[in-house]
Notes:
The RNA shown here (transfer RNA) has 71 nucleotides and comes from a Candidatus Kaiserbacteria bacterium. It was read from a public genome assembly. NCBI's taxonomy places the organism under Bacteria, Bacteria candidate phyla, Candidatus Kaiseribacteriota.
RNA sequence: GCGGGAUUGGUGUAAUGGCAACACGGCAGUUUUCCAAACUGCAAACGGGAGUUCGAUCCUCCCAUCCCGCA
Numbered sequence: 001g002c003g004g005g006a007u008u009g010g011u012g013u014a015a016u017g018g019c020a021a022c023a024c025g026g027c028a029g030u031u032u033u034c035c036a037a038a039c040u041g042c043a044a045a046c047g048g049g050a051g052u053u054c055g056a057u058c059c060u061c062c063c064a065u066c067c068c069g070c071a
Base pairs, nucleotide, nucleotide: 001070002069003068004067005066006065007064010024011023012022013021018054026042027041028040029039030038047063048062049061050060051059
């Protein structure tokens, strides 16, 4: 230099052109003599930009970072 893949809460992963889900973690409450555990609730995310579309996390293009292969 060329080609391919990945990027989603604090972490690990889903999902799908139409309200972004689950687990762990965090906070609060219930329970307990206390702690732990358990249960209930809450907050928290689509890497950045542009385009297509009534509507984009999803499709297209560019950029950034990481990984793989070729040279």

Its Rfam family is "tRNA". By type it is a transfer RNA. Model confidence (mean pLDDT): 81 of 100.